[in-house]
C1' cells in the first nucleotide's frame, strides 16, 4: 500500500441476497409468584436514535458513496 469480510439492547447473534406492517430471539437485568431461605420455574417489564455523515426513494438496518473501528490475505 492492495483486495476481501465484518460492526443491529449489557453480551452472542438472526434479519441484509430479493427495500415495505411494529426491530427480534436467547442468555443477563429489574419486579412479582413460587420456597422455610437461595438456586431452579413461571409471568411480566425494562433496555436499540442497527458504528457515524451523506445520497438515492414514497419508504432505507437492508441499496449507493466517503469516513470511523476490528479481522484475515498479498505485497
Nucleotide at each position: 500500500g492492495g483486495u476481501c469480510c465484518c460492526g443491529u439492547g449489557g453480551c452472542u447473534c438472526a434479519g441484509u441476497c430479493u427495500g415495505g406492517u411494529u426491530a427480534g430471539a436467547g442468555c443477563g437485568c429489574u419486579a412479582c409468584a413460587c420456597u422455610g431461605a437461595u438456586a431452579a420455574u413461571g409471568u411480566a417489564g425494562a433496555g436499540g436514535u442497527c458504528c457515524u455523515g451523506g445520497g438515492u426513494u414514497c419508504a432505507a438496518a437492508u441499496c449507493c458513496c466517503a469516513g470511523c473501528g476490528g479481522g484475515a490475505c498479498c505485497a

Predicted 3D model of a 75-nucleotide RNA (transfer RNA) from a marine sediment metagenome. Rfam family: tRNA. Its family is annotated with triplet codon-amino acid adaptor activity in the Gene Ontology.